[in-house]
Predicted 3D model of a 93-nucleotide RNA (THF (Tetrahydrofolate) riboswitch aptamer) from a Eubacteriaceae bacterium.
It was read from a public genome assembly, where an Rfam model found it.
The model forms 94% of the base pairs in the Rfam consensus.
RNA sequence: UUCAGAGUAGACAAGGUGCGUGAAGUGUUAAAGGAUGGGAAGUUGCCUUUAAACGAAAUGUCAUUAGUGCGGUACCUUGUCGCUUCCGCUGUU
Repeated sequence: UUCAGAGUAGACAAGGUGCGUGAAGUGUUAAAGGAUGGGAAGUUGCCUUUAAACGAAAUGUCAUUAGUGCGGUACCUUGUCGCUUCCGCUGUU
């Protein structure tokens, strides 16, 4: 010098344990902030906060509870996919 590869935040699927159903959560918009392959920088991706708009499936019980459902619901595990620029790492030439 050549070629190839590994590795993120996350996304999807399945399983498990939960939360809500007297409505939080999820999703949408705007603003601010934060983290993000091994290093630096970075967003149209991700997360947090605030505000606004929108919005739901219950059943059972006298009631509570159990149970069964529902929510584009939270977390964990597994599988698949998986960085833009520059520099590195591994193998190879």